[in-house]
RNA sequence: GCCUCCGUAGCUCAGUGGCAGAGCGACUCUCUCGUAAGGAGUAGGUCGGGGGUUCAAAUCCCUCCGGGGGCU
Numbered sequence: 001g002c003c004u005c006c007g008u009a010g011c012u013c014a015g016u017g018g019c020a021g022a023g024c025g026a027c028u029c030u031c032u033c034g035u036a037a038g039g040a041g042u043a044g045g046u047c048g049g050g051g052g053u054u055c056a057a058a059u060c061c062c063u064c065c066g067g068g069g070g071c072u
Stems, first nucleotide, its partner, number of pairs: 001071007010024004018055001026042005048064005
């Protein structure tokens, strides 16, 4: 330099055009003499940045940034 995959909640990841989600974690309540486990609930997101296509973009296209892998 070229090819390819990835970037979404604190962490691990789903979601591949039409309301942003799960598990774990955090917090509150419940249960208990108390703690843990169990049960119920709450909060937490400019979906890496910018631009384009579209009635509508996390999703499609371009570019940049960051990370993994491969080739020369």
Molecule: transfer RNA
Organism: Candidatus Iainarchaeum sp.